The part of an RNA shown here (large-subunit ribosomal RNA, domain IV) has 343 nucleotides and comes from bacterium HR23.
Context: one part of a larger RNA
RNA sequence: CCCCCGCUAAGGAACUAGGCAAACGGGCCCCGUAACUUCGGGAGAAGGGGCGCCCUCUGGGGUGAAGGAGCACGCCUCCGGAGCCCUGGGGGGCCGCAGCACAGCACCUCUGGGGACUGUUUAACAAAAACACAGCUCGCUGCGAAGGGGAAACCCGACGUAUAGCGGGCGACGCCUGCCCAGUGCCGGAAGGUUAAGGGGAGGGGUGCAAGCCCCAAACUGAAGCCCCGGUGAACGGCGGCCGUAACUCUAACGGUCCUAAGGUAGCGAAGUCCCUUGUCGGGUAAGUUCCGACCCGCAUGAAAGGCGGAACCACUGGAGGACUGUCUCAGCGGGGGGCUCG
Numbered sequence: 001c002c003c004c005c006g007c008u009a010a011g012g013a014a015c016u017a018g019g020c021a022a023a024c025g026g027g028c029c030c031c032g033u034a035a036c037u038u039c040g041g042g043a044g045a046a047g048g049g050g051c052g053c054c055c056u057c058u059g060g061g062g063u064g065a066a067g068g069a070g071c072a073c074g075c076c077u078c079c080g081g082a083g084c085c086c087u088g089g090g091g092g093g094c095c096g097c098a099g100c101a102c103a104g105c106a107c108c109u110c111u112g113g114g115g116a117c118u119g120u121u122u123a124a125c126a127a128a129a130a131c132a133c134a135g136c137u138c139g140c141u142g143c144g145a146a147g148g149g150g151a152a153a154c155c156c157g158a159c160g161u162a163u164a165g166c167g168g169g170c171g172a173c174g175c176c177u178g179c180c181c182a183g184u185g186c187c188g189g190a191a192g193g194u195u196a197a198g199g200g201g202a203g204g205g206g207u208g209c210a211a212g213c214c215c216c217a218a219a220c221u222g223a224a225g226c227c228c229c230g231g232u233g234a235a236c237g238g239c240g241g242c243c244g245u246a247a248c249u250c251u252a253a254c255g256g257u258c259c260u261a262a263g264g265u266a267g268c269g270a271a272g273u274c275c276c277u278u279g280u281c282g283g284g285u286a287a288g289u290u291c292c293g294a295c296c297c298g299c300a301u302g303a304a305a306g307g308c309g310g311a312a313c314c315a316c317u318g319g320a321g322g323a324c325u326g327u328c329u330c331a332g333c334g335g336g337g338g339g340c341u342c343g
Base pairs, nucleotide, nucleotide: 001338002337003336004335005334006333007332008331010329011328014327019324027051028050029049030048031047036041038172052094053093054092055091056090057089058088059087060086061085062084063083067079068078069077070076071074095099107322108321109320110319111318112317113316114314115313119131120130135170136169137168138167139166140165141164147156148155149154173309174308175307176306178239179238180237183236184235185232186231187230188229189228192227193226194225198221199220203216204215205214206213207212240258241257242256243255244254267301268298279295280294281293282292283291
């Protein structure tokens, strides 16, 4: 000097990215417990009090001796209640600083964000707000189903049958989920356009004396697809600009104009989303780039890539407080083990 452990005056988070670590707390009985809430919960909320031993009185439970009675006589029945065991209550007393006397055994509260919840995960750096989940919704599938495995036979689906199976998205619950079908996708459309092989052969060519054989080939005919016509958003997706206007000022309910398929509704909003930004105001602190409540000029919110709420839950994440502490001011002492020195 390092590791593990114990204690510490005064202060008590001043440490630090952050109370990380440590400390506090801790059991049982009694009292007593708020907002909020899906009425279950929140709750062991919080916060208090008690706890040993001795004597005595007393309640409850278990077992059931002696003794007594009876007869159908037995390892019989009934009465009986001693003793012992378990457990509770009242009164009195004793000792210590201290009686859950050892060990062990929740620290608590307030307030945001995220995910409803129990679960699942990167075996060996990530346990989470990621995945899953009940539930909602869309699409496909009528049964030799769709879908999947396999060259196939065949198998799974399923010895199931639309309240079933498969696939996609969202993700309890509550209130909701606006506008755009122009593009893309999907679905529908007995017409029309285009369109391959094939059908068809006008016409032309090669060869042959010829019959013939062979080749090229126009019109016309010819599917799906595409074009075309519609539909469709819990399909892929998208959801404007400029200028002016009110008797202070400011602002603009109002007007004009350009563009679009349509110009973002409800709600939420400096947000896990805000560049400017430590926005501004309020709260909390003596002091607050964080935090909470507001405002809204949303760089670049917004409705199932769901929007907004929301009790309960969480080794999630932010802020605050109480308690407590060697985290710190600031270090000291002690125990054990290493290192180091000598051997």